[in-house]
C1' cells in the first nucleotide's frame, strides 16, 4: 500500500441558432503491404484448404513373470595333439550379455485441432438417500491342493506380397477345477437412529454365492528363514471421473405454432449408475410471444482489446472445459475408450501388385505440394522439469529444454561527445542590401557500443562425487573498431517557399485542390513527426448521449397509433397486523492457477521472471432487520361507482309532416331575343324561348336563428313532430368498500372516393363533347354532360383522419369573454362566490426558436405507440386482408454529405401600404419612311488593324486615317538594332561629310573630303609634331524593342445605379446566435431637412453650406473702354482736348435670414397667404457624386506582375488598306414648303481665336480664290458678315421659284502627292421626299423649339464636339397605369440571390435489384427399397483341452455356421429451404451536355397540400371530402414568359 477519475474538431448556410448524418484526432494487433533496416534481451509465428501429404522421427518398458534362441566365459568332464609344462575344440551344468515369442503394466496420459455442437457443450452454484475409480496411501485377513493346454520352436503346405493353413512339442506372475473363510453380494427377518420423498445408516439372526501367482537375495547341509517386489479379499482415504438440477449463454418473428417415443403411467430390459435410455401395454398429454418450432451463424470460459465507467468487441500465445482425429456408421479390449500414431465394415482419395488380391490416414515434430496479402528449421539434447514401465541400472519421450528463420510485438542500447565564424564551399530563396541549411561541415580534443582478434571464463547440478544440449553462449580485460530511415508540412492538425504543370497530369480521411503565378498535384531547398523503424490497408472499442441503464427523444427537425371499448400484463388510495419473496446488515463456503492491481526481489535498466499481499461483482448456505415493495388477514371513504332530484344540447337510430328555391311538364299573358364572357362562341328561342302568372310532377338540401355557440370517443351532426336510446353537467345527503390507471394483442366505430345487389335521380358533376384562349391548351373559362352525389343492405379502412400535441393523476400568479349549472345579497338591473365546458392575453417556467403557459409543449408519477441521416420507398420479396381498386405488415443492393427545422440579413413577387422622378399624364418639338453624313453589325478582301456590346457599345477611344498617323496587308531592307546602359576585344585617314553606281524607296556600295576633347612629351612666335586616353566607329557579349498575350494578375483613370438619401460606427440596451435597436413611428422636407416621441444617447461618410458663374447695390481703380457736361473737330465720327459720372472692365464688399405680419399646425418642425425687397423660401446655373454594385471598361493614354517572341511578334522603307457593299441598326444633317423660297435693302450679339499666326485697305475674278501687305503677341488690329429680324419685291400649291441627292464639265486652295481617298467654287444636272407602320426620344422657363457666331484637333478636310448669345413658348388636372428609385410591411424552396430555384415524360451511357418459360448446384428432413459391419436374441444336426463319469459313451459349458430386431452408405419418390443462372421485362440510381413542356417556390400568375377516382406525350389537369403549412384592404383585372 493494493487507489489515482469524462477535452473535442471538420462539414448543411450569405450569415445564424438547433436537429442530424458523414469524417478526423486516441489506443489496440497472431497481422500483411511499401520504403527503409545496427545490435541485444524477451515473447510470437497457416486467422486461408478440418486440402492432399513424399521422408524421417513422436509409446513403450519389465529377462528380478515365462520357456526358448543368439554372443562372450568357466569349474569339472570328453576330444585330438604333445607328453615337461601345456595348446586347441567340444561342451549337459554355471556365470554375463542380447531378446522374436507368451506374459504384465502402459498406448484413454501427455501432444494437435476447432470441423461439428446454440447444447445442461460452457460457465457459476449446488445435488447423487441413483455411482465407478487401475496405479498410489492407510488397516485388517489371507495367498492351502491340483488340472489341462498354448505362442515360440521344428516339419509340411498356400500366397507374388500381405499374410495363412496344417501336424508336433513346451514354460509362467496366461488358462483353469476343489479347498478354507469374512467385515463382501443376494434371499429371509428383528432392533435402533436419521433423512424434503423414493428411502439411507448402524447391528442382530438363518441361508445361498464367492479369493489368491509368484519372482529376486540373503541366510542355511537341507527342509525351510528373512527381506524386498509382487498376488487375494474386505474397509476407509485419495486422486480422476460419470449423471442430473436451478441462474447465465448470439441474429432472424418476411420462422406463430411445435410434437407420436412425443407427455406420463405400468411391468420388463439395459447400465457402474438415475432416466423413453429400450421394449410392450395403458391414458392423452408437453412445449409455446417471459418466443416453442425453423433458419442463420459460432467451440465455451479464466482472460484480452477498448472505455472515466456502465458497456461495446474478442476467444490467437498461457491455463481450464468439450468436440474432433480421411468421410460415416460399429463394437471390441479394458479400472477407464466407442480409442489421433487399436480393430471391423462402408465411402471417396492415393500407393503397391504376379490382377488373384493388399497397404494408408501428419488436426503429433520437422518437412512437401496447394489455397493465399501472410505465418519458420526436414536443427541440437535428454543437462533440467514432467511422464511410462522396471527393484535397479536403465529404456523411451518432436511433451520438454535449447539453439535457427521471420523488426511480428514489447523492451533496452547505439550511430558519438566537448569546443569551433573568414558564419568556408554549396545548394536554396531574395526586395540584390541579404537570408537560410548552420556549430552544422571541416578543423582540434575526448571516449565508446555491435563487430574482429587475443586472454580469462560462470550459474543453472538436486545432501556428497559424477552428469550441460545450450555453449567456449553470458560476463571481464585489452588491442582495433561500423551504422538512419519513413511519413507529413491548405483547414482539421505541429510544419513553407521557389520551379515545372494548367481542371491536364494527379491529389484527396473529411471539407475540397488542379482551367498560367497552386503553401493542397509533380520536383527542389526548408520545416515539422517519430526513429530501427516510419507509413498505408484491414479490423475492434473509443470520441457516438449515434440505440441515451448509467444517458436521448417524439406541435413545425425523423418520431402520438384516426377513435375507443377491453384481454394478458405493467403500474396503483388511507389505517393496523401477520410473513420475510424483493431490500437491507453480519456471517461462512466458492469464486483454481496465471493475468490486472499492490509492496518487494531476480537477470547491469527495463521488457521478462519470481515472491508475498490485497481486490472482485456473481452463486449458494447461514444468522437477523422490517421503514418500503410484494404475499395473507382485518378495517377505513378522500380514488371509482350506483342510488335519488334538476336543468343544457345539430348525440344517435326509427316513422311522419312541413315551407322555401331549382328543374320538368301543362296552361294563360307576351315577342324577339336569351344565355354566356375579359371578349365571344358553342347552346336556347318566331314549331315562341327569356320573362310573367295559374296549376302540377319529382328529387336533394333545410335559408334567417348561427356564435369566436352547443353536442359527440373520433369520424361527424343544423327544418318541426313523435318515438326508442347512449353520454355528460350541477345539487344535496345516502350506499359499496380501492371495485382503480394504462393497455401489446383482439374486437368495435371510422369523412370523401371506390366496390357489389337493388330503388332513386331535382339540382351538381369526374370522364366524354363543344365553344373559345393559346406557339400548343389533353387545362384555368363557357354550354351541355354520364358515372357519383340520395335510399336500403352488404364491402373497402384510408385522409393534411391536426390541436400534425395518445391516456390517466397530482400541483404551479394572474386578467378578459363565452355556453350549461349552483349559492349568496337584492324588487330589479346586477355583483360576489363555486363547477364542469369553451376562447384570447399573460407571470413564473420551459424551448433551437417559432411559441406553449391550469386545455402547457410547466413541474412530476404511471401506461401504451412510434422515430434513429437524406434517397432508393411505404417500393420489392414474402404473409395477413379485400370481389376489385387497393390496405397492412415491411426490407435490400445501389447512391449521396448532406437531406432538415425555426429564426436572421438581404435580394425577388404578374404581394400590401406611403411617396419621388420629363416616370406616367397635360404639352411642344422629333426619331422610326426619303435622300445625305457619320458610327455599328454583317458581307467581302491579302488587308479591310484594335478596342467599346443592354440601359451605361454604335457623330464612342478619334479634338481631324491622301503619304505620315498606322498598330492591318504585299513587296523590298536591318540585325546588339530606329532608342538606353554596361564589360571586353578591336580600330587611327577615326568621327562627321560624300560625288558616282544600283534602287520604288528603304538601303547597299563608295571615290574624295576630313575633325574634336584631356594630359605628357617634343618643337615653336603662333602653328605643328609624337605618344597615352576620351568622344567616336567595328566586333563580341549582357542586353534592347513588342499598339504581341493576360482589364478575370494590377495600379491608375472612367461609366453606371445616382445628386439617388442613403451607407455606416462607437457605447448602452435586447437577443444563445446571426442580428436587432439607433435608421422604426407621428409630422415635415429637395433631402436620415428639420420637430416631436421613443432604450437608446452620441458620432462618422453622405445632404446641406463654405468655393466659382449670374442676377440689385456700394466702395476703390479708369487704358485698350466709356462720353453726360466744357472745349475743338468732321462729310461722318469719343476723332481730339479733357472727364471717369454713366455704361464696361475687375478687384473688393453689401444684400436674403422664414428675418417681420396673419393663418393653420401640436404652443414644434413646417405648410399658406402678405409686406419689404433687383432677388423669397435650395432665386438660376456649374463644381462637387456616400458605404458599395456591375471580376462593367480600358495592358492599344500611361504605368506594372507574369508568359510569349528574339536575323523576328522588334525596326526602316514603297504601295495598299482603315474610305470596300446586296444588306441591318443607331447617332444627325438636309428636306417635303407660304410661320416658307428667292431677290434688294437694313439693324442688333456674345464669347472666343491670331505670330511657321490672324491677315485690313486697295487692286483682279461671276465666284472659290488671287494679289497686296497696312496693323496687330493683341478691352487697341485682325478673323467679322452674325442670322433669324425689320422694310420692299416676287413666288401662289406645283413634285413647284419646294427640297437638294446624283452626275457631267470646268475651276481653286492646301499638300512631296488629292487615282484610289480632302475641301470649295462656278456652270449644266435636278434623284428620293408631299410630314413619315409598328414603336419610340428630348424637354417644365429666358426651357423647348428656331436663328446665326466662335473655338479645339488641324498642312487641308465638321453635318460631329465643346462653347456663345439672339428670338423665344405651350403644359402640368392628377398619380389609377408604363419604367427607374427610397422607406416600411408581406411571402419565399431565391442567396451567382427571378436572367433565380425547379418537375415529370423521352433519348443516350454506366449500375445494383425486382419479375420471368425455365435450368444448375447445396442444405435439412420425410416415405419406400436394398441392407455391411457389429451389437443382442434365437437356433446351434456341425467343431471344442480343462468340470461331472473309474473308463468309454454321455453331459454340463461354450463355439463357428445360419435366421431375426436394429442399423451405415446407397437407391427411388414427391415436396420444403437456400444460392447461382436466364431471352425477355420493370421500375429505380448517377451522369458533361441533350428533347418537350412549366408542374411546384412570391398570390409562382388557376393558393398549395392530403385522401381516393377518372383522363391525359409529361410534368399534371379535373371531380368528391378534407387540412392551413394559403397571400390580399376590398372589388375589378383575356392569354403569355424561357
Nucleotide at each position: 500500500a493494493a487507489c489515482c477519475u469524462g477535452a473535442g474538431a471538420g462539414u448543411u448556410u450569405g450569415a445564424u441558432c438547433c436537429u442530424g448524418g458523414c469524417u478526423c484526432a486516441g489506443g489496440a494487433c497472431g497481422a500483411a503491404c511499401g520504403c527503409u533496416g545496427g545490435c541485444g534481451g524477451c515473447g510470437u509465428g497457416c486467422c486461408u484448404a478440418a486440402c492432399a501429404c513424399a521422408u524421417g522421427c513422436a509409446a513403450g518398458u519389465c529377462g528380478a513373470g515365462c520357456g526358448g534362441u543368439c554372443c562372450g566365459g568357466c569349474a569339472g568332464c570328453c576330444a585330438a595333439c604333445u607328453u615337461a609344462a601345456g595348446u586347441u575344440g567340444g561342451g549337459a551344468g554355471c556365470c554375463g550379455g542380447a531378446u522374436a515369442g507368451c506374459g504384465g503394466c502402459g498406448g484413454a496420459c501427455g501432444g494437435g485441432u476447432g470441423a461439428g455442437u446454440a447444447a445442461c457443450g460452457c460457465g457459476u452454484g449446488g445435488g447423487c438417500a441413483a455411482c465407478c475409480u487401475a496405479c498410489c496411501c492407510u488397516u485388517a485377513a489371507g495367498a492351502c491342493c491340483g488340472g489341462g493346454a498354448u505362442a515360440a520352436c521344428a516339419c509340411c503346405u498356400c500366397g507374388a506380397a500381405a499374410g495363412g493353413g496344417g501336424u508336433g512339442c513346451u514354460a509362467a506372475u496366461a488358462c483353469u477345477g476343489g479347498a478354507u473363510a469374512a467385515g463382501c453380494u443376494c434371499c429371509u427377518u428383528g432392533u435402533a437412529g436419521g433423512g424434503c420423498a423414493u428411502c439411507c445408516u448402524a447391528u442382530g439372526a438363518g441361508g445361498a454365492g464367492g479369493g489368491a501367482a509368484g519372482g529376486u537375495a540373503g541366510c542355511g547341509g537341507g527342509a525351510g528363514c528373512u527381506a524386498c517386489c509382487g498376488c487375494u479379499u474386505a474397509a476407509g482415504g485419495a486422486u480422476g471421473g460419470g449423471c442430473c438440477c436451478g441462474c447465465g449463454u448470439c441474429c432472424c418473428a418476411u420462422c406463430a405454432g411445435c410434437u407420436a417415443g412425443u407427455u406420463g403411467g405400468u411391468a420388463g430390459g439395459g447400465u457402474a449408475a438415475c432416466g423413453g435410455c429400450c421394449u410392450a401395454c395403458c391414458a392423452a398429454g408437453g412445449c409455446g410471444a417471459c418466443g416453442a418450432c425453423g433458419g442463420g451463424u459460432a467451440g465455451c470460459c479464466g482472460g484480452c482489446c477498448u472505455g472515466a465507467g456502465a458497456g461495446g468487441g474478442u476467444g490467437g500465445u498461457c491455463g481450464g472445459c468439450c468436440a474432433c482425429a480421411c468421410u460415416g456408421g460399429g463394437a471390441c479390449u479394458g479400472a477407464g475408450a466407442c480409442a489421433c500414431g487399436g480393430c471391423c465394415c462402408a465411402g471417396a482419395c492415393u500407393c503397391c501388385u504376379a490382377c488373384g488380391g493388399g497397404a494408408g490416414g501428419c488436426a503429433g515434430c520437422a518437412g512437401u505440394g496447394g489455397g493465399g496479402a501472410a505465418u519458420c528449421u526436414u536443427g541440437c539434447g535428454c543437462a533440467a522439469u514432467g511422464g511410462g514401465c522396471g527393484a535397479a541400472a536403465g529404456c523411451c519421450u518432436g511433451a520438454c529444454g535449447c539453439a535457427g528463420c521471420g523488426a511480428c510485438g514489447c523492451c533496452g542500447c547505439g550511430u558519438g561527445a566537448g569546443c569551433g565564424a573568414g558564419g568556408a564551399a554549396g545548394g536554396c530563396c531574395u526586395u540584390c542590401g541579404g537570408g537560410u541549411c548552420g556549430u552544422a561541415a571541416a578543423g582540434c580534443u575526448c571516449g565508446a557500443u555491435a563487430g574482429u582478434g587475443u586472454g580469462g571464463g560462470a550459474a543453472g547440478a538436486a545432501g556428497g562425487g559424477a552428469u550441460g544440449a545450450c555453449g567456449g553462449u553470458a560476463c571481464c580485460a585489452c588491442a582495433c573498431g561500423a551504422a538512419a530511415g519513413c511519413c507529413c508540412c491548405g483547414g482539421c492538425u505541429a510544419a513553407c517557399u521557389a520551379c515545372g504543370u494548367g481542371c491536364c497530369a494527379g491529389c484527396a480521411g473529411c471539407c475540397g485542390c488542379g482551367g498560367u503565378a497552386a503553401g493542397a498535384c509533380g520536383u527542389a531547398g526548408g520545416g515539422g513527426g517519430c526513429g530501427a523503424g516510419c507509413g498505408u490497408u484491414g479490423u475492434c472499442c473509443g470520441g457516438a448521449a449515434u440505440u441515451a441503464c448509467u444517458g436521448g427523444g417524439c406541435g413545425u427537425a425523423a418520431a402520438g397509433g384516426g377513435c375507443g371499448c377491453g384481454u394478458a400484463g405493467g403500474c396503483g388510495g388511507c389505517c393496523g397486523u401477520u410473513c420475510a419473496a424483493g431490500u437491507c446488515a453480519g456471517g461462512u463456503g466458492u469464486a483454481a492457477a496465471a493475468u490486472a492491481c499492490c509492496c518487494g526481489g531476480g537477470c547491469u535498466c527495463a521488457a521478462c521472471c519470481c515472491g508475498g499481499g490485497g481486490a472482485u461483482a456473481g452463486c449458494a448456505c447461514u444468522u437477523g432487520a422490517a421503514a418500503c415493495u410484494g404475499g395473507g388477514c382485518g378495517g377505513c371513504u378522500a380514488g371509482a361507482g350506483g342510488g335519488c332530484a334538476g336543468g343544457a344540447g345539430a348525440g344517435g337510430g326509427g316513422a311522419g309532416u312541413g315551407g322555401a328555391a331549382u328543374u320538368c311538364c301543362c296552361g294563360g299573358u307576351g315577342u324577339a331575343g336569351c344565355g354566356g364572357u375579359g371578349a365571344a362562341a358553342u347552346g336556347c328561342g318566331u314549331a315562341g324561348a327569356u320573362a310573367u302568372c295559374g296549376g302540377g310532377a319529382g328529387g336533394a338540401a333545410u335559408a334567417c336563428c348561427a356564435g369566436u355557440g352547443g353536442c359527440g370517443a373520433a369520424g361527424g351532426c343544423g327544418a318541426c313532430u313523435c318515438u326508442c336510446u347512449g353520454g355528460a353537467c350541477u345539487g344535496a345527503c345516502c350506499c359499496u368498500g380501492a371495485c382503480g390507471c394504462u393497455g401489446a394483442g383482439g374486437c368495435g366505430c371510422g369523412a370523401a372516393a371506390g366496390c357489389g345487389u337493388g330503388g332513386g335521380g331535382a339540382g351538381c358533376a369526374a370522364a366524354c363533347a363543344g365553344g373559345a384562349u393559346u406557339a400548343g391548351a389533353u387545362a384555368c373559362c363557357c354550354u351541355g354532360g354520364u358515372a357519383g352525389u340520395c335510399c336500403a343492405c352488404g364491402c373497402c379502412g384510408u385522409a393534411a383522419a391536426c390541436g400534425a400535441u395518445g391516456g390517466g393523476u397530482a400541483c404551479u400568479a394572474g386578467g378578459u369573454g363565452u355556453g350549461g349549472g349552483a349559492u349568496g345579497c337584492g324588487g330589479a338591473a346586477g355583483c360576489a362566490u363555486u363547477c364542469c365546458g369553451u376562447g384570447c392575453c399573460g407571470u413564473a417556467g420551459u424551448u433551437a426558436a417559432c411559441g406553449c403557459a391550469a386545455u402547457a409543449a410547466g413541474u412530476a408519477c404511471c401506461c401504451c405507440g412510434c422515430c434513429u441521416g437524406g434517397g432508393g420507398a411505404g417500393u420489392a420479396c414474402g404473409g395477413c386482408c379485400g370481389c376489385a381498386a387497393g390496405g397492412u405488415u415491411g426490407a435490400a443492393a445501389c447512391u449521396c454529405a448532406a437531406a432538415g427545422g425555426a429564426a436572421u440579413u438581404g435580394a425577388c413577387g404578374g404581394g400590401g401600404g406611403c411617396c419621388c422622378g420629363c416616370a406616367c399624364a397635360a404639352g411642344c418639338g422629333g426619331u422610326g419612311g426619303a435622300g445625305c453624313a457619320u458610327g455599328u453589325g454583317g458581307u467581302u478582301u491579302a488587308a479591310u488593324u484594335c478596342g467599346a456590346a443592354g440601359c451605361a457599345a454604335c457623330g464612342c477611344g478619334a479634338a481631324g486615317a491622301a503619304c505620315c498617323u498606322u498598330a492591318c496587308c504585299a513587296g523590298g531592307g536591318c540585325u546588339u538594332g530606329a532608342c538606353a546602359u554596361g564589360c571586353a576585344g578591336g580600330u587611327a585617314g577615326u568621327a562627321g561629310c560624300g560625288a558616282g553606281c544600283c534602287g520604288a524607296a528603304a538601303g547597299g556600295u563608295g571615290a574624295g573630303c576630313g575633325a574634336c576633347c584631356u594630359c605628357a612629351c617634343c618643337u615653336u612666335a603662333a602653328a605643328g609634331g609624337u605618344g597615352a586616353g576620351g568622344a567616336g566607329c567595328c566586333u563580341g557579349c549582357a542586353c534592347a524593342g513588342g499598339u504581341g498575350g493576360u482589364g478575370c494578375a494590377u495600379g491608375g483613370u472612367u461609366g453606371u445605379c445616382g445628386u439617388c438619401a442613403g451607407c455606416u460606427c462607437g457605447u448602452g440596451u435586447c437577443g444563445u446566435g446571426a442580428g436587432a435597436u439607433g435608421u422604426u413611428g407621428g409630422g415635415u422636407u429637395a433631402a436620415g431637412u428639420c420637430c416631436c416621441g421613443c432604450a437608446a444617447c452620441g458620432a462618422g461618410c453622405g445632404c446641406a453650406a463654405c468655393c466659382c458663374c449670374u442676377g440689385c447695390c456700394u466702395c476703390u481703380a479708369g487704358u485698350u473702354g466709356c462720353c453726360a457736361g466744357c472745349g475743338g473737330g468732321u462729310g461722318a465720327a469719343g476723332c481730339c482736348g479733357g472727364g471717369c459720372a454713366c455704361u464696361c472692365u475687375a478687384g473688393a464688399g453689401g444684400g436674403a435670414c422664414u428675418g417681420c405680419c396673419g393663418u393653420g399646425g401640436a404652443c414644434a418642425a413646417c405648410a399658406c397667404g402678405g409686406a419689404g425687397g433687383a432677388a423669397g423660401g435650395u432665386g438660376g446655373g456649374g463644381a462637387u457624386g456616400a458605404c458599395g454594385u456591375c471580376a462593367a471598361a480600358u495592358c492599344a493614354u500611361c504605368a506594372u506582375g507574369c508568359c510569349c517572341u528574339a536575323u523576328a511578334u522588334g525596326c526602316c522603307c514603297u504601295g495598299g488598306g482603315c474610305c470596300a457593299c446586296a444588306c441591318a441598326c443607331g447617332u444627325g444633317c438636309u428636306a417635303c414648303a407660304a410661320u416658307g423660297g428667292c431677290c434688294g435693302g437694313u439693324a442688333c450679339a456674345g464669347a472666343g481665336g491670331g505670330a511657321a499666326g490672324c491677315g485690313a485697305a486697295g487692286c483682279c475674278g461671276c465666284g472659290a480664290g488671287g494679289u497686296g501687305g497696312a496693323g496687330c503677341g493683341a478691352a487697341a488690329c485682325c478673323c467679322a458678315a452674325a442670322a433669324a429680324g425689320c422694310c420692299g419685291g416676287u413666288c401662289c400649291a406645283a413634285g413647284u421659284u419646294c427640297g437638294g441627292a446624283u452626275u457631267g464639265c470646268a475651276g481653286g486652295c492646301u499638300g512631296c502627292a488629292a487615282c484610289u481617298c480632302g475641301c470649295c467654287u462656278g456652270c449644266a444636272u435636278g434623284a428620293a421626299g408631299u410630314c413619315g407602320g409598328a414603336a419610340u426620344c428630348g424637354c417644365u422657363a429666358g426651357u423647348a423649339a428656331u436663328c446665326g457666331c466662335g473655338g479645339a484637333u488641324c498642312a487641308g478636310c465638321a453635318u460631329g464636339c465643346c462653347g456663345c448669345g439672339g428670338u423665344g413658348a405651350a403644359u402640368a388636372c392628377g398619380u389609377u397605369c408604363c419604367c427607374g428609385g427610397g422607406c416600411c410591411u408581406u411571402g419565399u424552396a431565391c442567396a451567382c440571390a427571378c436572367c433565380g430555384c425547379c418537375c415529370g415524360u423521352c433519348a443516350c451511357a454506366c449500375c445494383a435489384c425486382g419479375a420471368g418459360a425455365g435450368u444448375c448446384u447445396g442444405c435439412a428432413a420425410c416415405a419406400c427399397c436394398c441392407g455391411a459391419a457389429g451389437c443382442c436374441g434365437g437356433u446351434g444336426a456341425c467343431c471344442c483341452a480343462a468340470c461331472c463319469g473309474g473308463g468309454a459313451a454321455g453331459g454340463a459349458g461354450g463355439g463357428a455356421g445360419c435366421c431375426g430386431u436394429c442399423g451405415a452408405a446407397g437407391g427411388u419418390g414427391g415436396g420444403g429451404c437456400a444460392g447461382a443462372u436466364g431471352a425477355u421485362u420493370g421500375g429505380g440510381g448517377u451522369g458533361a451536355a441533350g428533347u418537350c413542356g412549366u408542374a411546384a417556390c412570391a398570390a409562382g400568375g388557376u393558393a398549395g397540400c392530403c385522401g381516393u377516382a377518372u383522363c391525359g406525350g409529361a410534368a399534371g389537369g379535373u371531380g368528391c371530402g378534407g387540412c392551413u403549412g394559403g397571400a390580399u384592404c376590398a372589388c375589378c383585372u383575356c392569354c403569355u414568359u424561357u
Molecule: small-subunit ribosomal RNA
Organism: Thermoanaerobacter sp. X513